A computed fold for a 71-nucleotide RNA from a Polyangia bacterium, annotated as transfer RNA. NCBI's taxonomy places the organism under Bacteria, Pseudomonadati, Myxococcota, Polyangia. Its Rfam family is "tRNA". About the family: Transfer RNA (tRNA) molecules are approximately 80 nucleotides in length. Rfam classes the family as a transfer RNA. The prediction has a mean pLDDT of 83. The sequence is in RNAcentral, with records from ENA.
[in-house]
């Protein structure tokens, strides 16, 4: 230069057209003399722009980013 994959909470991972979700972390309580374990509960995100659809985290197309192959 070419192809090929990814991109979703602070981290990691789900999620193939209508309801964003778990786990770690982080706050708050409960329990404990006190810590820690444990419980319950909150907070918290779909990489950017366009399309197509009633309806887009999903499908397309274009940039940006990682990563991977070939030259």
């Nucleotide at each position: 230069g070419c192809c090929c994959g990814c991109g979703u909470c602070g981290u990691c991972c789900a999620g193939u057209g209508g309801g964003a979700g778990g786990a770690c972390c982080g706050c708050a309580g409960a329990c404990u003399u006190u810590c820690g374990a444990u419980c319950u509960g909150c907070c918290g995100a779909c990489c950017g722009g366009g399309g197509u659809u009633c309806g887009a985290u999903u499908c397309c197309c274009c940039g940006c980013g990682c990563g991977g192959g070939c030259a």